[in-house]
RNA sequence: CCCUUAUGGUUUGAUCAUGGCUCAGAUUGAACGCUGGCGGCAGGCUUAACACAUGCAAGUCGAGCGGAAACGAAGAUAGCUUGCUAUCAGGCGUCGAGCGGCGGACGGGGGAGUAACGCGUAGGAAUCUACCUAGUAGUGGGGGAUAGCCCAGAGAAAUUUGGAUUAAUACCGCAUACGCCCUACCGGGGAAAUCUUUCGGGACCUUGCACUAUUGGAUGAGCCCGCGUGAGAUUAGCUAGUUGGUGGGGUAAAGGCCUACCAAGGCGACGAUCUCUAGCUGGUCUGAGAGGAUGAUCAGCCACACUGGGACUGAGAUACGGCCCAGACUCCUACGGGAGGCAGCAGUGGGGAAUAUUGGACAAUGGGGGCAACCCUGAUCCAGCCAUGCCGCGUGUGUGAAGAAGGCCUUAGGGUUGUAAAGCACUUUCAGUGGGGAGGAAGGUAUCAAGUUUAAAUAAGCUUGGUAAUUGACGUUACACACAGAAGAAGGACCGGCUAACUCCGUGCCAGCAGCCGCGGUAAUACGGAGGGUCCGAGCGUUAAUCGGAAUGACUGGGCGUAAAGCGCGCGUAGGUGGAUAUUUAAGUCAGAUGUGAAAGCCCAGGGCUCAACCUUGGAACUGCAUUUGAUACUGGGUAUCUUGAGUACAGUAGAGGAAGGUGGAAUUUCAGGUGUAGCGGUGAAAUGCGUAGAUAUCUGAAGGAACAUCAGUGGCGAAGGCGGCCUUCUGGACUGAUACUGACACUGAGGUGCGAAAGCGUGGGGAGCAAACAGGAUUAGAUACCCUGGUAGUCCACGCUGUAAACGAUGUCAACUAGCCGUUGGGGAACUUGAUUCUUUAGUGGCGUAGCUAACGCACUAAGUUGACCGCCUGGGGAGUACGGACGCAAGUUUAAAACUCAAAUGAAUUGACGGGGGCCCGCACAAGCGGUGGAGCAUGUGGUUUAAUUCGAUGCAACGCGAAGAACCUUACCAAUCCUUGACAUCCAGAGAAUCCUUUAGAGAUAGAGAAGUGCCUUCGGGAACUCUGUGACAGGUGCUGCAUGGCUGUCGUCAGCUCGUGUUGUGAAAUGUUGGGUUAAGUCCCGUAACGAGCGCAACCCCUAUCCUUAGUUACCGCUGGUUCGGCCGGGAACUCUAAGGAGACUGCCGGUGACAAACCGGAGGAAGGUGGGGACGACGUCAAGUCAUCAUGGCCCUUACGACCUGGGCUACACACGUGCUACAAUGGCCGGUACAGAGGGCAGCGAAAGGGCGACCUGGAGCCAAUCCCUUAAAGCCGGUCGUAGUCCGGAUUGGAGUCUGCAACUCGACUCCAUGAAGUUGGAAUCGCUAGUAAUCGCGAAUCAGAACGUCGCGGUGAAUACGUUCCCGGGCCUUGUACACACCGCCCGUCACACCAUGGGAGUGGGUUGCACCAGAAGUAGGUAGCUUAACCUUCGGGAGAGCGCUUACCACGGUGUGGUUCAUGACUGGGGUGAAGUCGUAACAGGUAGCC
Repeated sequence: CCCUUAUGGUUUGAUCAUGGCUCAGAUUGAACGCUGGCGGCAGGCUUAACACAUGCAAGUCGAGCGGAAACGAAGAUAGCUUGCUAUCAGGCGUCGAGCGGCGGACGGGGGAGUAACGCGUAGGAAUCUACCUAGUAGUGGGGGAUAGCCCAGAGAAAUUUGGAUUAAUACCGCAUACGCCCUACCGGGGAAAUCUUUCGGGACCUUGCACUAUUGGAUGAGCCCGCGUGAGAUUAGCUAGUUGGUGGGGUAAAGGCCUACCAAGGCGACGAUCUCUAGCUGGUCUGAGAGGAUGAUCAGCCACACUGGGACUGAGAUACGGCCCAGACUCCUACGGGAGGCAGCAGUGGGGAAUAUUGGACAAUGGGGGCAACCCUGAUCCAGCCAUGCCGCGUGUGUGAAGAAGGCCUUAGGGUUGUAAAGCACUUUCAGUGGGGAGGAAGGUAUCAAGUUUAAAUAAGCUUGGUAAUUGACGUUACACACAGAAGAAGGACCGGCUAACUCCGUGCCAGCAGCCGCGGUAAUACGGAGGGUCCGAGCGUUAAUCGGAAUGACUGGGCGUAAAGCGCGCGUAGGUGGAUAUUUAAGUCAGAUGUGAAAGCCCAGGGCUCAACCUUGGAACUGCAUUUGAUACUGGGUAUCUUGAGUACAGUAGAGGAAGGUGGAAUUUCAGGUGUAGCGGUGAAAUGCGUAGAUAUCUGAAGGAACAUCAGUGGCGAAGGCGGCCUUCUGGACUGAUACUGACACUGAGGUGCGAAAGCGUGGGGAGCAAACAGGAUUAGAUACCCUGGUAGUCCACGCUGUAAACGAUGUCAACUAGCCGUUGGGGAACUUGAUUCUUUAGUGGCGUAGCUAACGCACUAAGUUGACCGCCUGGGGAGUACGGACGCAAGUUUAAAACUCAAAUGAAUUGACGGGGGCCCGCACAAGCGGUGGAGCAUGUGGUUUAAUUCGAUGCAACGCGAAGAACCUUACCAAUCCUUGACAUCCAGAGAAUCCUUUAGAGAUAGAGAAGUGCCUUCGGGAACUCUGUGACAGGUGCUGCAUGGCUGUCGUCAGCUCGUGUUGUGAAAUGUUGGGUUAAGUCCCGUAACGAGCGCAACCCCUAUCCUUAGUUACCGCUGGUUCGGCCGGGAACUCUAAGGAGACUGCCGGUGACAAACCGGAGGAAGGUGGGGACGACGUCAAGUCAUCAUGGCCCUUACGACCUGGGCUACACACGUGCUACAAUGGCCGGUACAGAGGGCAGCGAAAGGGCGACCUGGAGCCAAUCCCUUAAAGCCGGUCGUAGUCCGGAUUGGAGUCUGCAACUCGACUCCAUGAAGUUGGAAUCGCUAGUAAUCGCGAAUCAGAACGUCGCGGUGAAUACGUUCCCGGGCCUUGUACACACCGCCCGUCACACCAUGGGAGUGGGUUGCACCAGAAGUAGGUAGCUUAACCUUCGGGAGAGCGCUUACCACGGUGUGGUUCAUGACUGGGGUGAAGUCGUAACAGGUAGCC
């Protein structure tokens, strides 16, 4: 400079927080599923460092050497088969094997081990370095061997023995030695190799290579060190060569690297030791970054090469394709012995979800050897396979509406697929075919020329240039051109929300889906299919993994009152932090410079492949480290000083501060004695218990223990736990005041250490009261509890242990700062009015409250505010404060403290409801006060149950049960049995026939079937048509079949309860609140007042109907006061007054008066009035609740049946009957029954009807038929009542069931199964247990009348009037409801939620006699190969020699070290184990009901 920061889903009825789970993104050496055209560039065993067949991967040099096994060329000679062999002749090109040199320590591989100076980074000094390079000085002269070859042998082989001969750039001396090394500083020691070129040959010279010694350089390597680089403390102590020193040894080199001796050190809480895991880095992935994860490909380093050990050679190895030994495994074998090591490239088996060809070439790059040509090179370059990844291209383009066909959907109109296709017109990338065709090639060789090296040179070498013939695996290369033709080229996932995309069918908690929430139980946008759509695209999805989101480990960047989280409280070590001034230093800090931070990669800018990926060039960056030069504010170090932090001294003050010793009174209990008599005690009620052997009560006295009323107080003291009569002694701390002193001495505090309630433990005392355990009594279904009576540990004291509590302010300690007001405790000061005063200042301790903070609640100078210092603690719920291990403890137990597994939540605060065996206020026939019932009897009726062929179905707490049903003999009827029909009993359409219809007869239970007869209609344009009947065909009919939990409609209920809401505003982060709460008042959210609310809506009330009074209008069938008539009946005339009828009005509004109230609303009383405070009654039922009721009133989606689940018909059933319940009727009698007489209603109904008079019958009823379509006629005598009589308390003159007989009526038909009448019969029942219902005035009670349904069949239902009460003090209680408030773990809302044992299934885990592995410590045995030391024995070319031998070397033997192995004993870890412990999970198991109102407040 540039770039850059996203959230969602899921806990709840809803909210905000906390908090976990989960998604969207990017990425991968991936795998799997479906699919698949081309190219470029990359990548490709992550698992078994498991085992490997086969081939290749390290050779080269003849210009070092002796040589000549193989091959080749040319020539000569000989033999002859005329193209072969031999020889000349290793003579030439070359070259097997061998000696020798260099290289096999590079390159290539995989990552086992390693938590380490292994790696990274920055440094260091005591080193070596072949080839290369620069310099200096040399390369002289000798010697002895040995392989090969040859001969002879052993062996199956691998291999090997002996003998003879031989070369060198192999080996060894001698000479020389500037420099080099050693040194006692005298001296001593140490090298070498040639070859090529030139030439006829020799000598010499030159050039080039090589060699020796040595000094530098470069490169590479070794060593040391600062810092950084995993986890675990349930690993806390480790270490004897250990730490250091001295001498010696050893190494290329410092060093305990090794050894002897000496000393006793060294490491560790800044984490030693131990255990587990792991190659490290540049980088890669992700991320805004800081970080986190990772360490494939490429690059640097390390370690490894079947496992373990060892050295040799060499410049370099402790050596991947070398050696020796041990072990495991594999192979060969003649059984005697041998061979091998793909974690090189290919490839095979195996393992695995999974990873390629036994390819080509050295053309290029690089490496080894060589003078070179060249040779070698599975390094490398290429090709093959694989969508494994990244990038690019294509699968056509334009036009084309009849919006084709087909598919899908449909409200049946249409919509959509869709310009999509077809059709028409174009194009030809890529693939295909054809012929062309770069670049990657530089060199090397041959030759020519110029220059240069040289004492000289035309040799030769080197440099430059020219010419010539050449060198390509890839390769049918890239690329361009031509040809033909839309021709060869599209899929995958998803579509409930998150998350872009919707419908139909199938399925029916099944099949299945699912990342989380969750879908699926008959209308699934969530399962499966289809159509359509969405997103990507040669790919698309899934799975796995990493980072992100996650500020859920918080450095950037979190928290701890109640969500997880402050140690119970002090003291104090290490550590961290630290007052003021001056000066110094420059460690931290800041700035500059230098070095380094490999390359690649990332980023930026260019360039090259048509672009891109990719490649390439340059820059930047690499935030780091080191060195150095400066700066000096701050921090640190040093020095000096200061007083404000802290402390000391002095004088006072308050105090349940602590310890010890004394002492006091009240009370309880016990004992003794007195008085005194039958109970006491205890409880909800009781009982156990005590008491006539004298209790309780009361009085006196005594004993003993424990605790200290009042004072007493959100008062005091203490660090916390805690501390309470009074006195004395000892003692800690705090506060106040004024002066003096010390001079930062301070704060915090991991470990450590002390104190630490109650309970508990040990020893010894003590023991009044209380009281676990225990006993008894109650309660209860039970009651191992709550209550009661007793009662032991314990509670008390002394000493010791334990070390925990809801040890709480659920709030760590210290310091500073930040509005106020009101109390209270202990001090000080000031003022005056001297007081029970006021003001002020400190140290505590409380209440309220501003700012601020907080999720909210709340905190608020005693912070949870604003800051600083230090410590402790937290990271989802459960498992679990548990297991194992350690420590402590006498024990009980405490402390430290996991994991597997499991869930998608768990939690906090607040909100709205609901609920409470919470509270307050209020209302209701809710209770109470009354009246009458039910529950007992008989009967009626409904239900349950039972029964049945069927007893059709529904309704089931209130809110089902005289309910649907306002009326089941058939019908109804849906049920059952039997018979019978199949386009159908009913509807529409089509074809044919026939009028329709009706009668008779036969069979049958009938439906039905057969036969016979009558009949010929209506309209007509004369074709026919309409209605109806029959036959036939198929569309269809039909279903009281299912689902009221798919629905509409209707209804019940809370409840005629007073509530339910909205707009705007305001408050709150929000759910929400406010309004609607409060004070009054009301029947009422009715009204008034107040008020951050102001208004409004649905409800309340009113408007509507009936009724009570009056008025107006009208006057028949109703009425009749007055005036007449009369047959005495409003009958007639008449009337319109009255009653009444039915239309319209009036009236009542707290309007008036008084009082109360707040000057209100309203209430109380009164007047007037027919009526008075909603006059009485009805209709009217807010938002909603109960998945309330109804698919059988009706309608209706879906499903089901279709010769039957439809239809017809006969008979039966719905009427059954051990029983239980509901609702009624009638009674039990004298307020009555019976008999006789007599009076007064209202409201209804009537033509398939009501049915009068009159007559008959004891009666039901019959005959009769007047009148009436109704204020006219009829039903229609109302009954209780009143008057008189009788009965006399009894199973009756009560009661009427039941039964027998005889009848009446309806009806096709009264058997199953009707009602009524008469005669006879005369059951239970004498007022009804627990319990329970209705009713507050024209009400209850009682009395009758009518109607609907209906052929008939009410004790039911719905109406009507007659007679006509009692009581309400009041709101404690029961029930229901309303408002406010409170608690809540409930929200399906208490019929809620929810705990534990037991039983069953499954899962993981602890213990467990043990058992089997891994690893490791210690002690000991053992000791291969090898190295080092020693050396009696044996052997021995170079050198020396006096020739004897010596020096030296080798073999052998031995000692030390040591791998494998073995024995014993420990530690640790993994697996397994009869049995056992708890834990978790699991729609409907058992027992109880512990928690949440929680019925004994809960918890620790």
The prediction has a mean pLDDT of 84.
Small-subunit ribosomal RNA from an uncultured prokaryote, 1500 nucleotides, folded computationally.
The RNAcentral record of the sequence draws on ENA.
Rfam family: Bacterial small subunit ribosomal RNA.